[in-house]
RNA sequence: GCGGUAGUAGUGUAGUGGUUAACACGUCAGUCUGUGGAUCUGAAGAUCGCGAGUUCGAUUCUCGCCUACCGCC
Numbered sequence: 001g002c003g004g005u006a007g008u009a010g011u012g013u014a015g016u017g018g019u020u021a022a023c024a025c026g027u028c029a030g031u032c033u034g035u036g037g038a039u040c041u042g043a044a045g046a047u048c049g050c051g052a053g054u055u056c057g058a059u060u061c062u063c064g065c066c067u068a069c070c071g072c073c
Base pairs, nucleotide, nucleotide: 001072002071003070004069005068006067007066010025011024012023013022018056027043028042029041030040049065050064051063052062053061
């Protein structure tokens, strides 16, 4: 330099055009306990990597850029 895959909450993932972006772990509060852990209940936490385009409507499709990983040279 060229090609491919991926980027969504603190972490790991799901969701692949349409109402409130879902789940697990974690965090916080409560419950329980002599204390802690576990259990149970609830809450907070994502401008869906950045920008543009297509569309009535984009996390999803298209283009550019950035980052990570893999391959080729």
A computed fold for a 73-nucleotide RNA from a Candidatus Nanoarchaeia archaeon, annotated as transfer RNA. Its mean pLDDT, the model's own confidence on a scale to 100, is 81. NCBI's taxonomy places the organism under Archaea, Nanobdellati, Nanobdellota, Candidatus Nanoarchaeia. It matches the Rfam family "tRNA". About the family: Transfer RNA (tRNA) molecules are approximately 80 nucleotides in length. It is annotated as a transfer RNA. The RNAcentral record of the sequence draws on ENA.